[in-house]
RNA sequence: GGAGUAUGCAAGGAGACCGCGAGAAACAACUUCGGUUGGAUUCUCGAGGAAAGUCCGAGCUUCACAGGACAGGGUGCUGGUUAACGGCCAGUCGGGGUGACUCGAAGGAAAGUGCCACAGAAAGUAAACCGCCCAGUUCGCUGGGUAAGGGUGAAAGGGUGCGGUAAGAGCGCACCGCCUCUCUGGUGACAGGGAGGGCAUGGUAAACCCCACUUGAAGCAAGACCAGACAGGGGUCGCGUAGUCCGCGUCAUGACUCCGGGUUGGUCGCUCGAGCCCCAUAGCAAUAUUGGGCCUAGAUGAAUGGUCUCCACCGAUCGCGGGCAACCAAAGUCGGAACAGAACUCGGCUUAUCAAUUACUCCGACG
Numbered sequence: 001g002g003a004g005u006a007u008g009c010a011a012g013g014a015g016a017c018c019g020c021g022a023g024a025a026a027c028a029a030c031u032u033c034g035g036u037u038g039g040a041u042u043c044u045c046g047a048g049g050a051a052a053g054u055c056c057g058a059g060c061u062u063c064a065c066a067g068g069a070c071a072g073g074g075u076g077c078u079g080g081u082u083a084a085c086g087g088c089c090a091g092u093c094g095g096g097g098u099g100a101c102u103c104g105a106a107g108g109a110a111a112g113u114g115c116c117a118c119a120g121a122a123a124g125u126a127a128a129c130c131g132c133c134c135a136g137u138u139c140g141c142u143g144g145g146u147a148a149g150g151g152u153g154a155a156a157g158g159g160u161g162c163g164g165u166a167a168g169a170g171c172g173c174a175c176c177g178c179c180u181c182u183c184u185g186g187u188g189a190c191a192g193g194g195a196g197g198g199c200a201u202g203g204u205a206a207a208c209c210c211c212a213c214u215u216g217a218a219g220c221a222a223g224a225c226c227a228g229a230c231a232g233g234g235g236u237c238g239c240g241u242a243g244u245c246c247g248c249g250u251c252a253u254g255a256c257u258c259c260g261g262g263u264u265g266g267u268c269g270c271u272c273g274a275g276c277c278c279c280a281u282a283g284c285a286a287u288a289u290u291g292g293g294c295c296u297a298g299a300u301g302a303a304u305g306g307u308c309u310c311c312a313c314c315g316a317u318c319g320c321g322g323g324c325a326a327c328c329a330a331a332g333u334c335g336g337a338a339c340a341g342a343a344c345u346c347g348g349c350u351u352a353u354c355a356a357u358u359a360c361u362c363c364g365a366c367g
Stems, first nucleotide, its partner, number of pairs: 001363006007356001012311007020046006027038004048339001052350002055348005060219004067246004072215005077091005092106001093104004107210002112208002114204003129150002131146006158176006177199001178197008223268004232259006238250004275294004280289003313336005321328002
């Protein structure tokens, strides 16, 4: 100087004045003793790490309580963790990088089907264009052998080397690769060793498919209750139960559905949670357990804002002063401060972004 990983924070601190929302308490009045009302009395609290996306998983609510089969969906190396997940942690194998590190859509091609364009002689139970060797020759070529060399291509049918051959080839040998058997280590994915063998079995499943595991739908605008208003008229025999089937439940005093009218108000759901913080123990870690401490928005056309003063941070300018120089620099003045706003809740992922003078690690150069 450049790079990698992890974590933290979220533009501050203090004071004053004015203004918002919720809760609790006290006081006063009323009361069917459940509670209601009142004022501006006191106190407490009041947006985020992503509140965003709606990509996953759940809590919760409704349908059903009677399930079963098929289809469909999701995941896809191993182990652990979690309420669960496609998440997280650790590892194995493979790709990238000098490296610290990082990425992976990571089961099966001997169950089957499909595809591999063009080029090339030939792209699956396939192949001889050039070339090399042998024989013949009318010297143009013909016949035979070959797949080591060259060309085409993303890919040419094991690789490198030696020997051998007319020239070549696993034809033979050594090493690697592949297959079979076996041993050692590991929970496992897998890694390493040994023996033997024939040198023979392309790619693609982010193609259809097969295999293993798993899997209801809809959603807080869910749903429950109160108040209030009203105008009816048709259709089906079914309807519900996950898409289909079987089964089950209900059924004319019923269920479902179409057109039209009325109400479109209030309360609950609505915030104590798989909650947060700290110590200890176990674990490489994610995390788990025990103990202790804390209570931190609940709006509903939608609250948390405005003004002033001082201090702090960053940048620019100026320059009391310091210094051999490069430069540093008090006080002052001016300016600046990212992405962005809860609406039932939580665990993740992804995306946007900021004041790094934080910690550790890698590479390079100089001293």
This is a predicted structure of a 367-nucleotide RNA (Bacterial RNase P class A) from a Kofleriaceae bacterium. Taxonomically the source falls in Kofleriaceae (Bacteria, Pseudomonadati, Polyangia, Haliangiales). Model confidence (mean pLDDT): 75 of 100. Of the family's consensus pairs, 97% are formed in the model. The RNAcentral record of the sequence draws on ENA. It matches the Rfam family "Bacterial RNase P class A". The family's RNA type in Rfam is ribozyme. About the family: Ribonuclease P (RNase P) is a ubiquitous endoribonuclease, found in archaea, bacteria and eukarya as well as chloroplasts and mitochondria.